[in-house]
About this RNA
The part of an RNA shown here (small-subunit ribosomal RNA, 3' major domain) has 492 nucleotides and comes from an uncultured bacterium. The prediction has a mean pLDDT of 81. Its Rfam family is "Bacterial small subunit ribosomal RNA". Gene Ontology terms of the family: structural constituent of ribosome and ribosome.

Context: one part of a larger RNA
This record gives sequence, structure tokens and C1' cells, in this order.
RNA sequence: UGACGGGGGCUCACACAAGCGGUGGAGCAUGUGGCUUAAUUCGAGGCUACGCGAAGAACCUUAUCCCGGGCUUGACAUGUGCGAAAGCGUCCGGUGGUAGGCCGCGGAAACGUGGGCCGAAGGUACCCAAUCCUGAGCCGGACACAGGUGCUGCAUGGCUGUCGUCAGCUCGUGUCGUGAGAUGUCGGGUUAAGUCCCAUAACGAGCGAAACCCUUACCCCCAGUUGCCAGCGAGUUAUGUCGGGGACUCUGGGGGGACUGCCGGUGUCAAACCGGAGGAAGGUGGGGAUGACGUCAAGUCCUCAUGGCCUUUAUGCCCGGGGCUGCACACGUGCUACAAUGGCGUGGACAAAGGGACGCGAGCCCGCGAGGGGGAGCCGAUCCCGGAAAGCACGCCCCAGUUCAGAUCGCAGGCUGCAACUCGCCUGCGUGAAGCCGGAAUCGCUAGUAAUCGCGGGUCAGCAACACCGCGGUGAAUGUGUUCCUGAGCCU
Repeated sequence: UGACGGGGGCUCACACAAGCGGUGGAGCAUGUGGCUUAAUUCGAGGCUACGCGAAGAACCUUAUCCCGGGCUUGACAUGUGCGAAAGCGUCCGGUGGUAGGCCGCGGAAACGUGGGCCGAAGGUACCCAAUCCUGAGCCGGACACAGGUGCUGCAUGGCUGUCGUCAGCUCGUGUCGUGAGAUGUCGGGUUAAGUCCCAUAACGAGCGAAACCCUUACCCCCAGUUGCCAGCGAGUUAUGUCGGGGACUCUGGGGGGACUGCCGGUGUCAAACCGGAGGAAGGUGGGGAUGACGUCAAGUCCUCAUGGCCUUUAUGCCCGGGGCUGCACACGUGCUACAAUGGCGUGGACAAAGGGACGCGAGCCCGCGAGGGGGAGCCGAUCCCGGAAAGCACGCCCCAGUUCAGAUCGCAGGCUGCAACUCGCCUGCGUGAAGCCGGAAUCGCUAGUAAUCGCGGGUCAGCAACACCGCGGUGAAUGUGUUCCUGAGCCU
């Protein structure tokens, strides 16, 4: 000077408390450990690994994963030179019926091999040409090299997690101290904040905080192939359907608006705090983006880049099949339930945000259904995905392992794809398991939040999505407080 303390003081945070819903028990999904295996590729490991890299493992993906087969200058790049430049570009050999394509044979393919057929670019004759020429390309060979998801994240760059959106971390000059260093940054008050005020051997400044940015909430202006009988007209069983209109809604640009600005009180005539008015909105309005100096030799050599090491007929490259999906178990994260504020049936209501051309696919027809046929329209405020669901109305069930719950299994089908055995998803019928609210323990959340309900998207042929990232609908309870638990800040 720091760090630490079962030292002290002050102060924060869903940290506790108050409250609501969960996890831990069940079944299943998914990740991990373990076990197994020819292989079950690798990484991640308290918080900060474990629905994580993986925003899509049947082949591919895919990796020194395993078994087997095959190829070696290689699936891919360059040749350090010439030239003013454009551009051409290692060396040797070959090259027009050549390269390449098709076909045959061996083979599962990769690959090997054979020759039957087809068959390229430019230039030169007056024109044309496979036969002539040229170089390019190509083929074979040679060399230097390529290649490596091989090792080292304790050699590294870059990127990321975390403390933590916490309020801190520093510098210049001055002053003090022999010096390390201190001061400033301490103290009083205040704030979400090293925020601001006062005080002051300090005076200033920088990185952070705040603001500037995006979005949402209100209003105005501009603009109208979406919206509107709002006012007029036409038409329909009906519908902005048509003429037409820019009022409104909306969309998208621009602008305004909030600043403790105003009033009262408290306060040191301060900063500020409390209450009020007006206002769509207050005292950082809500949400996001934004993460200081640093910490964890934190994570990543398997995104990429890169030093060193290792490997080069193989640790490279290609192919077939298998594995990554293996199951006595254990843990994490989820989904569905255990029912009556519920289940089932019928009727009928209201979103937002997205996606669509190798795509979304309407009406219509077939099928109980998954789906099939067909193809209007749409490069999309215009058409389609597209019926939102919970909710509401009526009816049934009557507390039971049930009209709860749906695992598991059987049969029959549908779709994608070269191919669903290992190992896809979906549909119908049948089957109906555990489960009656969960021990110790433990998690999330302070408002349009929790809880609950559905919808969309990326990846993607298809899909193991119950994941993830978004969107809207319905919509609570509690907070007396800071003694205690956890983490953090300042002074001592």
C1' cells in the first nucleotide's frame, strides 16, 4: 500500500423478510457423470460446466471415433522470374480423335482398368479444317511443397464469461514524507451514481456514472392502392365491393413534449428531499444497446489467426458400413400431469410480431385423419402461411386412479428423403403404466412483473423443438423492515 477478520460504523441488492409460483417425489424429453462398447469423436467443470459449442448427428455433417477398402505433388495453393504496363509465369516429357463426357469389366463405393461411341478453345490459306502452327488448358513424371478439427489457451492475438451497470480506477502540477507512499479521492449533507453542494494543501484533468443512440407511451405537420358509409353516390343476402374521400384508425418520415420548469414545506440564503398543480407521461417515465482500471495463468490452438513441437504412401485425402442415439445407475435443465377456478362436446369473439419464388400455397375435390389431387393469387400493408388460445354461452361428467393423467406396447396408414433396421416425424384404432401435490434441501419474480394462454421465426429435405430467440392475450399478491443468511461499496 493492499488483502483478510466468527472487529466496528454507514449504505445498497429479490440478499433476507412479506408474498406468488416452482424444482427436489412420478412419466417422458434433453445435457452431463458413470458403466458398457470395436467405437460410443472432442471441448465445457462451484458461483461463471451440465436444453453449453450444436440456430437441426439416418447418409452427409463427423473430427487420429471404430471396422473395412482405396489414393499418393495429393481434395486445395504457390513457383520468388520476365516486363514500362497489361499480362505471362517452376522444371522435364507428352498432348487432336487429346481434355472431357457416355459406356464396358472388377468393385458396395471410392478407385483400378479397357477400349467401343460421342467429342471442345485461339491463330495461320481467299474460305473452311481434328490432321498445319501457337501458347493456354490438360495428361504423365520430378522438385520445393501442400495438408493435419494432431499437441501446447501455462508461448500468444482476437473474441467471450465473471465480479458488475457495481461506483469505482487513475493522471498532471503543487504540497507533505529520508523512503515506500500520502494528499487530491478525506469530512458534513445529498444522490441510482467519485451525482451534486458545502468545507478543504490542494488546484485541475482523464477513463467510468449521466447524457448523446434505438424502442415504447401523448400531440402536431407531411404523405396516402392499408384504413373509413366518417359525409355523398352506386351495388349486394352480405362484405370498402365500386365511384370517390384524407376526416379518423394505421403505416412511415419530420417536429413538439419533461427541465425539479411552477407552487408550498424542510434544508446551511446550498445541493437536495417531501407534498401539490398542470400534464399522455414526471423527478434517470418503461425497456434496450452501451460493461472503467483490473481479477480468476477463467474459457476457447475444434470459428479464425499464430510461435514452438509432432506427422508426412500418413496424425493428410476419398469411399462403404457402423458409432456419436449404446443403459444397473447418479445429477442438472425442462415438458406433461396428479384434476371440478377441472375434463369433454357444441356454438360463436378478440391479437401482435414474423415468414414466403428450388417458396407460401387459397377456393374446390378425395380421405375419420396425418395427408393426397389440383392449382387461383402472391417477389407480397394487396395473395398465402392463418382456424390464435386461454376467455364467453349452453350441455354432460359428480370426486372415482375416474369421461383425471397420458407413459408403454400392438396393428393399420401418411410424409420427407438415394435410403427411415440400427436411428425420423406425424395420423387412426386399440392398449392404458407411474402419478392423489412431493424428505432434507433449493430456484425465480417488485407490475403489465409473476402466473397463465396461445402465435411466429431461425437452423432445416425431413426431424427427435417439450430447446432457443421473439410476439401479443388475460393478469395478481406482497414489501412492517434491515436483526439474521449471501454478495457488494465507503470510512476506520